[in-house]
RNA sequence: CCGUGCUAGGUGGGGUGCUAGCGGUGCCCUGUACCCGCAACCCGCUCUAGCGGGGCUGAAUUCCCUCUCGAGGGGCUGGAGGCCCGAGGUCAGCGCCACGUUUGAAGGCGGUGAUGGUCUGGUCCCGUUGCGAUGGAGAACUGUGAACCAGGUCAGGUCCGGAAGGAAGCAGCCUUAAGCGGUCACCUCCAGGCGCAGCGGGAGUGCCAGAGCGGAGUCAUCAAACGUUGGCCGCGCCUCGGACCCGGCAUCGACAGAGGGUGCACGG
Numbered sequence: 001c002c003g004u005g006c007u008a009g010g011u012g013g014g015g016u017g018c019u020a021g022c023g024g025u026g027c028c029c030u031g032u033a034c035c036c037g038c039a040a041c042c043c044g045c046u047c048u049a050g051c052g053g054g055g056c057u058g059a060a061u062u063c064c065c066u067c068u069c070g071a072g073g074g075g076c077u078g079g080a081g082g083c084c085c086g087a088g089g090u091c092a093g094c095g096c097c098a099c100g101u102u103u104g105a106a107g108g109c110g111g112u113g114a115u116g117g118u119c120u121g122g123u124c125c126c127g128u129u130g131c132g133a134u135g136g137a138g139a140a141c142u143g144u145g146a147a148c149c150a151g152g153u154c155a156g157g158u159c160c161g162g163a164a165g166g167a168a169g170c171a172g173c174c175u176u177a178a179g180c181g182g183u184c185a186c187c188u189c190c191a192g193g194c195g196c197a198g199c200g201g202g203a204g205u206g207c208c209a210g211a212g213c214g215g216a217g218u219c220a221u222c223a224a225a226c227g228u229u230g231g232c233c234g235c236g237c238c239u240c241g242g243a244c245c246c247g248g249c250a251u252c253g254a255c256a257g258a259g260g261g262u263g264c265a266c267g268g
Stems, first nucleotide, its partner, number of pairs: 001268006009057003012030005020046005034054005063261006072252002075249005081244001084242006093235002095232003098228008107219003116213001118211006124202009134191005140183005150175004158167003
C1' cells in the first nucleotide's frame, strides 16, 4: 500500500418555548435527511443524555476537533415618524355647557306709587273639633230556605167506634226559623297617608294676599364683550407604554468552505 472480516462512531443540525437541568413531542430556521411505538391537565432521563424495538453504514465525501462565513432566533439599546393602538394629565390653546358682570335691542310693570325694608295673614308641620265624602259593620227591606226532629190545611191510606163521629198524620200546597245571598235612598256605630271649615301651638321669610313707610326705578327674554381655583374630556398639547419601521452592541448559530485528527484482527 492492497484485500477480507469487525469495532468505536454515524444514520441530520440549530434557535425558541417548557424544565432544577438535559433530550424529545410543540413552533420556527436550514434544506433532504432509515423504519415502527410513546408524549402538553406532556413523555423519557440525571450530568452530557430521548426511551423501547428493528435495519443500514462504518475508519472516511460520510466519524471527531478547530477556524472562517453567516440564513435565522432570542436579549439589551438608540432614533424619526404614520400621529397606528392604549393609559394618564387637564396647562395659560380650541370647542360645548353652566354661572357672573357690563353694554345694547325690542318689550312688560311703574308718581292711579317700582325695587326695597316693616307688620299681619295664608301656603308648610303637629294636635283637636265639626261637616262632607269613602270604606266596613248593624238595622231596615227583599229573595231563597225544613225527607223526619217547625206551623197551618191535610187527598189517599191508618187507628178507635155498631154507627154518628173522632184521633194521629205522609205526599202535595201555603207560611216561616236558623242559615245563605241581594239592595242600601234614609237611620245607628266604627275607621283613617281623603276634602273643607273652626280653634290651639310651632316652623319660616321661598311664594301669594293685605296694611302702612318711602319716593324712581324694576322684571323676564335675546345678542355681544369680558371674567370664573367652574364643569365635560370632544379636539389640540404634554407624559408614559405597546405593535410597525430604520439602525447599533454583545450572544447562540443551520447550510457552506478550509485545515487537522481517529482504530482492531487475518492474509498478500
This is a predicted structure of a 268-nucleotide RNA (Bacterial large signal recognition particle RNA) from a Solirubrobacteraceae bacterium. It is recorded under the gene name ffs. It matches the Rfam family "Bacterial large signal recognition particle RNA". The literature on the family includes a 2002 paper in Nucleic Acids Res by Regalia et al., "Prediction of signal recognition particle RNA genes". The organism belongs to Solirubrobacteraceae, within Bacteria.